[in-house]
Context: one part of a larger RNA
RNA sequence: GGCAUUUGGUGAAUGCCUUGGCGUAUGGAGGCGAUGAAGGACGUGACAGGCUGCGAAAAGCUGUGGUGAGGUGCCAGUAACCUUUGACCCACAGAUAUCCGAAUGGGGAAACCCACCCUUUUAGGGUAUCAUGUAGUGAAUACAUAGCUGCAUGAGGCGAACCCGGCGAACUGAAACAUCUAAGUAGCCGGAGGAAAAGACAUCAACAGAGAUUCCCCUAGUAGUGGCGAGCGAACGGGGACCAGGCCAGUGUUAUCUUCAGAUCUACCGGAACCAUCUGGAAAGUUGGACCAUAGUAGGUGAUAGUCCUGUACGGGAAAGAAAAGAAGAUAGCCUCGAGUAGGGCGGGACACGUGAAAUCCUGUCUGAACAUGGGAGGACCACCUUCCAAGCCUAAAUACUACCAUACGACCGAUAGUGAACCAGUACCGUGAGGGAAAGGUGAAAAGCACCCCGAUGAGGGGAGUGAAAGAGAACCUGAAACCGAAUGCCU
Numbered sequence: 001g002g003c004a005u006u007u008g009g010u011g012a013a014u015g016c017c018u019u020g021g022c023g024u025a026u027g028g029a030g031g032c033g034a035u036g037a038a039g040g041a042c043g044u045g046a047c048a049g050g051c052u053g054c055g056a057a058a059a060g061c062u063g064u065g066g067u068g069a070g071g072u073g074c075c076a077g078u079a080a081c082c083u084u085u086g087a088c089c090c091a092c093a094g095a096u097a098u099c100c101g102a103a104u105g106g107g108g109a110a111a112c113c114c115a116c117c118c119u120u121u122u123a124g125g126g127u128a129u130c131a132u133g134u135a136g137u138g139a140a141u142a143c144a145u146a147g148c149u150g151c152a153u154g155a156g157g158c159g160a161a162c163c164c165g166g167c168g169a170a171c172u173g174a175a176a177c178a179u180c181u182a183a184g185u186a187g188c189c190g191g192a193g194g195a196a197a198a199g200a201c202a203u204c205a206a207c208a209g210a211g212a213u214u215c216c217c218c219u220a221g222u223a224g225u226g227g228c229g230a231g232c233g234a235a236c237g238g239g240g241a242c243c244a245g246g247c248c249a250g251u252g253u254u255a256u257c258u259u260c261a262g263a264u265c266u267a268c269c270g271g272a273a274c275c276a277u278c279u280g281g282a283a284a285g286u287u288g289g290a291c292c293a294u295a296g297u298a299g300g301u302g303a304u305a306g307u308c309c310u311g312u313a314c315g316g317g318a319a320a321g322a323a324a325a326g327a328a329g330a331u332a333g334c335c336u337c338g339a340g341u342a343g344g345g346c347g348g349g350a351c352a353c354g355u356g357a358a359a360u361c362c363u364g365u366c367u368g369a370a371c372a373u374g375g376g377a378g379g380a381c382c383a384c385c386u387u388c389c390a391a392g393c394c395u396a397a398a399u400a401c402u403a404c405c406a407u408a409c410g411a412c413c414g415a416u417a418g419u420g421a422a423c424c425a426g427u428a429c430c431g432u433g434a435g436g437g438a439a440a441g442g443u444g445a446a447a448a449g450c451a452c453c454c455c456g457a458u459g460a461g462g463g464g465a466g467u468g469a470a471a472g473a474g475a476a477c478c479u480g481a482a483a484c485c486g487a488a489u490g491c492c493u
Base pairs, nucleotide, nucleotide: 001492002491003490004489005488006487007486008485009484015478016442017441020413021412022410023409024408025407026406027405028404029402030401031158032157039100040099041098042055043054044053046078047077049075050074051073061094062093063092064091065090066089070082071081072080105114106113107112115127116126117125118124119123129155130154131153132152133151134150135149136148137147162193163191164190165189166188167187173180177227203210204209214241215240216239217238218237224232225231245394246393247392248338252334253333254332255331256330257329258328259327260326264322265321266320268316269315270314274289275288276287278285290307291306292296298310299309300308343367344366345365346364347363348362349361350360353379374389375388376387377386378385429436430435449477452464453463454462455461
């Protein structure tokens, strides 16, 4: 030095676990905001760094209801207190609620600086902009108007998706590319609601008839459209879901508001039935004998518990607040049955339909009817026939979505997985910035977390002693593989 066996160190895999995730279903809720939101800054405790809560009335104040013995949140203690005259905790209602933030008195490098006016003056209130209404005042300019001022009401900002509208790509596909496609998608902007939009036939149909809208299944990848390429792609009709019709001067209907009403929701309460033996540190395990069950879902308890605890089936409950269906009343809208309209020319767009034989719908521009003895449509156009009545308004349900709340479940994950995040994570850290973005779980049943002694530097670390079932569970703590590094023994060189 090599090999083998044994025994250690290092290391963290593996196994087991789960406080966290992921998904689905059902129901609820579907908004918050000038009565100052979402989100923050700074404070706030006996000691106080962070988190949580709260706001100078500051881990809190008041009332009502629930509950009933402990409590003063967590990391994490000590002191001092509170509490059956009911604390803590839970629910509902209220008070307080600094500063920034739409931020709104002016300014501003957010959480800061600087004002004016009024009042009941240790304190409180007002002063942004825009819109609408109203009153006053009032130019050039006579009447007036613009403007200015006061008052009243409303708006503004945030929020996951769903919805309506305006603007609107490119990569890509066409095996290149220009019409076309991607796609009216992404994106940006505006607006609204719990849904939105649509909606009560100037609709379809075909000589028979149907009867608002919306959504689903078929019709059907059909008819069509298409550099007839790539592709795009209906309708009639049938079957379902849901069904609701009204108004234009009124015994109407729709919306809103008020009052009544009150299912239900926001705390909670009752809730059956087991003992002994053995093993063990511990019984829920073993053995023996019982019991309950509208309850043998589940979780916890020193191993695996229907009968120990929390619960579960089932039953009950609200002072206060919210509140569906429903009832009554009030107010408002609907204002001459629809003319610069229908139709036409030109240019575009939408319709499955790319200008085509191109009907139908919308309109930038130029035009421009009829008036129910009338008009529109039936895919150029004309006639006959059929059918409907535009140019006014409202309308529930069936449909879409889930940031949020509750409950339940999973041939979903189990710490390199599952959210980026099981842990003080959108943190540390990186970047001028937009933005990017981690790693990191496990002692034990219980801290019983090693008093005391020894070595050592008043260390680190270790040896005794003690605790514990176990310390080879000692906090670098369950299990503890391999790589890698030693030691002992044997053999070979």